[in-house]
RNA sequence: GGCCUGGUGGUGAAGAGGUAACACAGGAGUCUGCAAAACUUUUAUGCGCGGGUUCGAUUCCCGCCCAGGCCU
Repeated sequence: GGCCUGGUGGUGAAGAGGUAACACAGGAGUCUGCAAAACUUUUAUGCGCGGGUUCGAUUCCCGCCCAGGCCU
């Protein structure tokens, strides 16, 4: 330098045009002698950046940045 994959809450991770699941973590409660565990409930300004297409973009297109891999 070329090509491929990825970047989503505090963490992991799904979703691929109609504004985002799930798990863990956090808060509150039940239980308990106190805890832990379990159960119930609940919160979060989470879609890398800049453009474009579209009525509408996390999703499609272009460029860039970052991480990983392959080739030379």
Transfer RNA from a Candidatus Kaiserbacteria bacterium, 72 nucleotides, folded computationally. Rfam family: tRNA. The source organism's lineage runs through Bacteria, Bacteria candidate phyla and Candidatus Kaiseribacteriota.